[in-house]
Molecule: RNase P RNA; transfer RNA
Organism: Polyangiaceae bacterium
RNA sequence: GCAGCGGUUCAGGCGAUCGCUCGUCGCGCUCGACGCGGCGGGAGGAAAGUCCGGGCUCCAUAGGGCAGGAUGCCGGGUAACACCCGGUGAGGGUGACCUCGAGGAAAGUGCCACAGAAAACGAGAAACCGCCGACGCGACGGCAACGUCCCGUCGGUAAGGGUGAAACGGUGGGGUAAGAGCCCACCGCGCGAUCGGUAACGAUCGCGGCACGGUAAACCCCAUCCGGAGCAAGGCCACGUAGAGGGGCGUUCGAGGGCUGCCCGCCCGAGCCCCUGGGUAGGCCGCACGAGGCGCGCGGCGACGCGCGUCCCAGAGGAAUGACCGCCACGGGAGUGCGGGGUAACUCGUCUCCCGAACAGAACCCGGCUUACGAACCCUGCGACC
RNA sequence: GGUGGGGUAGCCAAGUGGUCAGGCAAUGGUUUGCAAAACCAUUAUACGCGAGUUCGAAUCUCGUCCCCACCUCCA
Numbered sequence: 001g002c003a004g005c006g007g008u009u010c011a012g013g014c015g016a017u018c019g020c021u022c023g024u025c026g027c028g029c030u031c032g033a034c035g036c037g038g039c040g041g042g043a044g045g046a047a048a049g050u051c052c053g054g055g056c057u058c059c060a061u062a063g064g065g066c067a068g069g070a071u072g073c074c075g076g077g078u079a080a081c082a083c084c085c086g087g088u089g090a091g092g093g094u095g096a097c098c099u100c101g102a103g104g105a106a107a108g109u110g111c112c113a114c115a116g117a118a119a120a121c122g123a124g125a126a127a128c129c130g131c132c133g134a135c136g137c138g139a140c141g142g143c144a145a146c147g148u149c150c151c152g153u154c155g156g157u158a159a160g161g162g163u164g165a166a167a168c169g170g171u172g173g174g175g176u177a178a179g180a181g182c183c184c185a186c187c188g189c190g191c192g193a194u195c196g197g198u199a200a201c202g203a204u205c206g207c208g209g210c211a212c213g214g215u216a217a218a219c220c221c222c223a224u225c226c227g228g229a230g231c232a233a234g235g236c237c238a239c240g241u242a243g244a245g246g247g248g249c250g251u252u253c254g255a256g257g258g259c260u261g262c263c264c265g266c267c268c269g270a271g272c273c274c275c276u277g278g279g280u281a282g283g284c285c286g287c288a289c290g291a292g293g294c295g296c297g298c299g300g301c302g303a304c305g306c307g308c309g310u311c312c313c314a315g316a317g318g319a320a321u322g323a324c325c326g327c328c329a330c331g332g333g334a335g336u337g338c339g340g341g342g343u344a345a346c347u348c349g350u351c352u353c354c355c356g357a358a359c360a361g362a363a364c365c366c367g368g369c370u371u372a373c374g375a376a377c378c379c380u381g382c383g384a385c386c
Numbered sequence: 387g388g389u390g391g392g393g394u395a396g397c398c399a400a401g402u403g404g405u406c407a408g409g410c411a412a413u414g415g416u417u418u419g420c421a422a423a424a425c426c427a428u429u430a431u432a433c434g435c436g437a438g439u440u441c442g443a444a445u446c447u448c449g450u451c452c453c454c455a456c457c458u459c460c461a
Stems, first nucleotide, its partner, number of pairs: 001382004006378005012328004017323002020042009029032001044359001048370002051368005056230004063264004068226005073087005088102001089100004103221002108219002110215003122168001128161002130157007138149004169187006188210001189208008234285004244276006256268003278460002292311008330356006337350005387457007396410003404441001412428005434450005
């Protein structure tokens, strides 16, 4: 310099002027959703997507069954998770390192288009070409026995060709009429034992000629987990009106509700539903002290946990956190600028001017994931130079 | 802010693993004095985008972009 991989940190700083918002204190009056002044606080690593998990609130105290959904190697972490950490196995990369939806296909069902002879209920599967054998007809050769070749019929054969994403273990040797786990060696596969490991699994040894494709991000089976809704949850106050009209269902023969598709059980229960209208578009709580931040120590490989100390750190509601100026810092470019080093390529410092600085804006709150995005540093490989 | 649904040609719209139907529109022709209607024919443009599963994806899964609908109080 080029290419790349994972991680860490930061998200320009200071000052002046003019504003915005919240809290608090003081003053003022026309006492309010007021005004002025002082002091203090004021976005993010993703505040985003709303994809998971939880807190919180209401509904039974959160119940039972079916259905439904989610997760899926092993162990651990956690409030919980589909997240994280450590390991196992498989795959990829020269490497830093990365990916895995990695339970079950000998429980059952479905599907496997086209091509191909054949595509899966059978373990003796399947014969299009080929290979081999028997028989028959014919041709040629031969004195004959018989041999060779073409065609047909029957049979054997999964070595070879061909089709396909996939053809019922692979390679080599023996064997055979030709072949074949038919037999043998190695590999693969299955079963068993021993050893190591908490386990996933690994190693070694033995046995079995092999014991029946793929697909479960198809239904399904197995194991574990899940009640529903969501801050427009939910609670309170004010203002205002016609608490109006029509229709339907219902009052121990129970409508309707408990915000899940059904059943059971439990609770509330005299009202409920639809249509046509009317009013108000106000305020308060929830709402910011929390699985909280920072520092130190201890335990753990780590995720994380425990203890001590310390800090209080946004709360708007069409929605604040901004605008502008100056200086400094950072990156890039130009000026054959100036000074230094070097034989040189080049390099270091400095001056002037210009340009640039990403993605993006809290809306009840946390833990994750994913996506968007700027810079610096550490790391890997290759090349060149010293 | 929260919760659902959906993207297939210029427009509407079927398709739930095996070469993406159909209608309208467009273009050309027949007919007509000229048009409309009717009839015949034609082409190209399509599964929002990116990955994965599978032999094979519009369809299944994940991510992402866009669009639409519903949810205030008296009650």